[in-house]
Predicted 3D model of a 375-nucleotide RNA (Bacterial RNase P class A) from Sphingomicrobium sp. Its Rfam family is "Bacterial RNase P class A". By type it is a ribozyme. It is recorded under the gene name rnpB. Its mean pLDDT, the model's own confidence on a scale to 100, is 75. The source organism's lineage runs through Bacteria, Pseudomonadati, Pseudomonadota, Sphingomonadales and Sphingomicrobium. The sequence is in RNAcentral, with records from ENA.
């Protein structure tokens, strides 16, 4: 002092003048007028979990469909955070027997439960892909027209593959083969050790049905549906409806009926009550699993304790625009000092809250790993 890697926070300042939406406060009613408050870390995608809300249901249990999935912990909940554990991939790496070794660390990741309940699947390739199998080769009989041909053994060597019935040596044997040993690997038993997932150590056994459950399916375990346009209330002119009451009441009008006749049924107006409904309008709206500073418990997610604060609430739907200054960051010139230019990344609240996901110019701080320089 450079490079990667993780991970948090920040993501333009400052003024001015001119709007715009809510609240408070003042004036003679208004109109005007002072104040103060006014997007984000994702407000987005609407993927997961709630709070509310209404609307469906006697409770439990079963079952259907969805969904989660190693252990503990965190939370009001989760499929989220956190810590641990095993796998897998990169690094450093004590040490020696110097090698395709390695105690033992340190980062990342993982839809990590269950393959002797049951079913299916394992492309291509290849002789064969699952209680498997002989094509080259090897070995042993046997036959021969000496080129082989047949029968059997054999997975150890070749070849295909993602896979081919554990790995490396040394015995053994015609030739091979856990056929027999040592080591490792696996599986299972017993101790310890750890809440536990799992780990070490001694014994055992000769190896015993390979993968695949983001294929059915076994097992635990969770879940009713809707979504503020949910939802409650108020409700005006005006045009309907009902009821009582006063007036009126046919030589009209309107139906049955296309017309006459005759019949039938029915009608208008004032005043008050009474209920529904459309514009609209009030609530639901933002005090809430809120935020910050302190001290504390824990490795940590987080909890706990106190003391402070109040931070947008609109409703086609505000948060906007101009300017000056100054600056980050990108371009240009310049060995350099420095000059000159631009001028701010993804984005825009709509009932709310934790999460994940997905976009993001740049810029600080931490932490780990590496390389050079200095002591």
């Nucleotide at each position: 002092c450079c490079a990667g890697g993780c991970g948090g926070c920040c993501g333009g300042g400052c003024g001015a003048c001119c709007g715009c939406g809510g609240c408070c406060c003042u004036u003679u009613c208004a109109c005007g007028g002072g104040g103060g408050c006014g997007a984000g870390g994702a407000a987005a995608g609407u993927c997961c979990g709630g709070g509310c809300u209404c609307c469906a249901c006697g409770a439990a249990a079963c079952g259907a469909a969805g969904g989660u999935g190693c252990c503990g912990g965190g939370u009001a909940a989760c499929g989220c955070c956190c810590g641990g554990c095993g796998g897998g991939c990169c690094c450093c790496g004590a040490g020696c027997u110097u090698g395709u070794c390695g105690a033992g660390g340190g980062g990342u990741u993982c839809a990590g439960g269950g393959a002797c309940a049951g079913u299916g699947c394992c492309a291509c390739a290849g002789a064969a892909a699952g209680c498997a199998u002989u094509c080259c080769g090897c070995c042993g009989g046997u036959c021969u027209u000496c080129g082989g041909g047949c029968c059997g053994g054999u997975c150890a060597g070749g070849g295909c593959g993602a896979a081919a019935g554990g790995g490396u040596g040394c015995g053994g044997u015609a030739a091979g083969a856990g056929c027999g040993c040592a080591c490792c690997g696996c599986g299972g038993c017993u101790u310890c050790g750890g809440c536990a997932a799992c780990g070490a150590a001694g014994g055992c056994g000769g190896c015993a049905u390979g993968g695949c459950a983001a294929a059915c399916c076994c097992c635990a375990c969770c879940u009713g549906g809707u979504g503020c346009a949910a939802g409650a209330c108020c409700g005006a002119a005006u045009a309907g409806g009902g009821g009582u009451g006063g007036c009126a009441c046919a030589u009209g009008g309107g139906c049955c009926u296309g017309a006459u006749u005759c019949g039938g049924c029915u009608c208008g107006u004032c005043a008050c009550c009474c209920g529904g409904g459309u514009u609209g309008g009030u609530c639901g709206c933002u005090u809430g699993a809120g935020c910050g500073g302190c001290g504390g418990g824990g490795c940590a997610a987080u909890c706990c304790g106190u003391c402070g604060c109040c931070u947008a609430g609109a409703g086609g739907a505000a948060u906007g625009g101009u300017c000056g200054c100054c600056u980050a960051u990108c371009c240009c010139c310049g060995c350099a000092a420095g000059g000159g230019g631009u001028g701010g990344a993804c984005a825009g609240a709509a009932c709310c809250c934790g999460g994940c996901u997905u976009a993001c110019a740049g810029g600080c701080c931490g932490c780990c790993u590496g390389g050079c320089g200095u002591u």